[in-house]
RNA sequence: GGGUUGUUAAGUUAGUGGUAGACCAGCAAACUCUUAAUUUGCAAACCGAGGUUCGAUUCCUCGACGACCCA
Numbered sequence: 001g002g003g004u005u006g007u008u009a010a011g012u013u014a015g016u017g018g019u020a021g022a023c024c025a026g027c028a029a030a031c032u033c034u035u036a037a038u039u040u041g042c043a044a045a046c047c048g049a050g051g052u053u054c055g056a057u058u059c060c061u062c063g064a065c066g067a068c069c070c071a
Stems, first nucleotide, its partner, number of pairs: 001070007011023003018054001026042005047063005
């Protein structure tokens, strides 16, 4: 330099154009003599900028960062 691929909650991740989900961690309550465990509830995320579309996490382009292959 060329190619492929990935980026979603503090962490691990699902999501084939129409309400962003799960687990774990966190907070609160219940239970308990207390803690732990358990149960219930709450908060928390789409890497950035453009484009296509009635509508984009999803499709396209460029960029940032990471992984792999070729040179």
Source information
Predicted 3D model of a 71-nucleotide RNA (transfer RNA) from a Nitrospiria bacterium. It matches the Rfam family "tRNA". It is annotated as a transfer RNA.